[in-house]
RNA sequence: GCAAUGCCCCCGGGGAGCGCGCCAGCGCUGAGAGUGCCAUCCGGCAGACCCGUGGAACCUGAACUGGGUAACACCAGCGGAGGAAGUUGGGCAGGAGGCCGC
Repeated sequence: GCAAUGCCCCCGGGGAGCGCGCCAGCGCUGAGAGUGCCAUCCGGCAGACCCGUGGAACCUGAACUGGGUAACACCAGCGGAGGAAGUUGGGCAGGAGGCCGC
C1' cells in the first nucleotide's frame, strides 16, 4: 500500500404467518407478523426490521416429502435445483493475522 473486516451515508431488494375472537384486542413463533398518512374492496407512500452477488434476505417448485404441533412454529429433505437487489456505490477506522512493495 492492497485485500479482507467493522461502522456510517446514499442507492436498491424483500416479507408480514398461526390460534382465540363479530370487532376491539389477546396469545405463539420470529430480526420483522403491521407504526404513521392517504385510500378504504384490493391498495399506495413513508417507517421499523432483514438482505444486496462469498447473495437460503426473499421468490418458484409448493396446497411438496418425512418427522413434529391444536395450528403455525420447529427438525430433516427437496438443495451442488431454478431465480433474486451495489458482480471495487461513497466515506471513515484501532490491534492482530493475510498478500504485495521498499
This is a predicted structure of a 102-nucleotide RNA (TPP riboswitch aptamer (THI element)) from Propioniciclava sinopodophylli. The RNAcentral record of the sequence draws on Rfam. Taxonomically the source falls in Propioniciclava (Bacteria, Actinomycetota, Propionibacteriales, Propionibacteriaceae). It matches the Rfam family "TPP riboswitch aptamer (THI element)". Rfam links the family to the GO term thiamine pyrophosphate binding. Rfam's curators write: Vitamin B(1) in its active form thiamin pyrophosphate (TPP) is an essential coenzyme that is synthesised by coupling of pyrimidine and thiazole moieties in bacteria.